THF (Tetrahydrofolate) riboswitch aptamer from Sporolactobacillus terrae DSM 11697, 107 nucleotides, folded computationally. It was read from a public genome assembly, where an Rfam model found it. The prediction has a mean pLDDT of 77. Lineage of the source: Bacteria > Bacillati > Caryophanales > Sporolactobacillaceae > Sporolactobacillus terrae. It matches the Rfam family "THF (Tetrahydrofolate) riboswitch aptamer". Rfam links the family to the GO term tetrahydrofolate metabolic process. Rfam's curators write: Tetrahydrofolate (THF) riboswitch was first reported for Ames et al. as an RNA motif in 5' untranslated (5'-UTR)regions of folate transport and biosynthesis genes in Firmicutes genomes. The model forms 83% of the base pairs in the Rfam consensus.

RNA sequence: GGCAGAGUAGAUUGUUGUGGGUUACGUGCCUGGGGGACGGGGAGUUGUCCCCGGGACGAAAAACGGUGCUGGCACCGUUUGCCGUGCAAGAAUCGCAUCCCGCUGCC
Numbered sequence: 001g002g003c004a005g006a007g008u009a010g011a012u013u014g015u016u017g018u019g020g021g022u023u024a025c026g027u028g029c030c031u032g033g034g035g036g037a038c039g040g041g042g043a044g045u046u047g048u049c050c051c052c053g054g055g056a057c058g059a060a061a062a063a064c065g066g067u068g069c070u071g072g073c074a075c076c077g078u079u080u081g082c083c084g085u086g087c088a089a090g091a092a093u094c095g096c097a098u099c100c101c102g103c104u105g106c107c
Stems, first nucleotide, its partner, number of pairs: 001107005010094004015089005020083003029055008040101004061080009
């Protein structure tokens, strides 16, 4: 010098546990501002994550029991559902945007 390879944060999708909402919080979409992280080192995006706002859209409830009364409604509880639902654990898959250097093997 050439060829090949390893490794991070994290992302996605199931599973389990535990919450929230079902009187719509949240998720998803658009947008403004601020901040963070991005293989061992350096740089780092129009990508990514978080926080604070703005906008548009928008939903799955049911059964049983109890109490009250205005007598078919309200409240409470339990159960089964539902939500592109939060958190945690663990599994699988993917995985440095990119650039430079480094590491391992071979030549």